Record summary:
A computed fold for a 71-nucleotide RNA from an uncultured Erysipelotrichaceae bacterium, annotated as transfer RNA. It matches the Rfam family "tRNA". Rfam's curators write: Transfer RNA (tRNA) molecules are approximately 80 nucleotides in length. It is annotated as a transfer RNA. The coordinates come from a structure-prediction model, not an experiment, and the mean pLDDT is 83.

RNA sequence: GUACCCCUAGCCAAAAGGUAAGGCAGAGGACUGCAACUCCUCGAUUACAGGUUCGACUCCUGUGAGGUACU
Numbered sequence: 001g002u003a004c005c006c007c008u009a010g011c012c013a014a015a016a017g018g019u020a021a022g023g024c025a026g027a028g029g030a031c032u033g034c035a036a037c038u039c040c041u042c043g044a045u046u047a048c049a050g051g052u053u054c055g056a057c058u059c060c061u062g063u064g065a066g067g068u069a070c071u
Base pairs, nucleotide, nucleotide: 001070002069003068004067005066007064010024011023012022018054026042027041028040029039030038047063048062049061050060051059
């Protein structure tokens, strides 16, 4: 330099155009003599900027970060 893959919560990880699951961690509460276990509740403007669309995590373009292969 070229081609391809990936980016969703503190971490892992679903979501095939119709208003973002789950687990771990964390906070608050219940239970308990105090704890542990268990149960309930809480958290995302989906890397960024545009475009298409009635509607975008999803499709398109560009930028950025990371990775693989070739040279």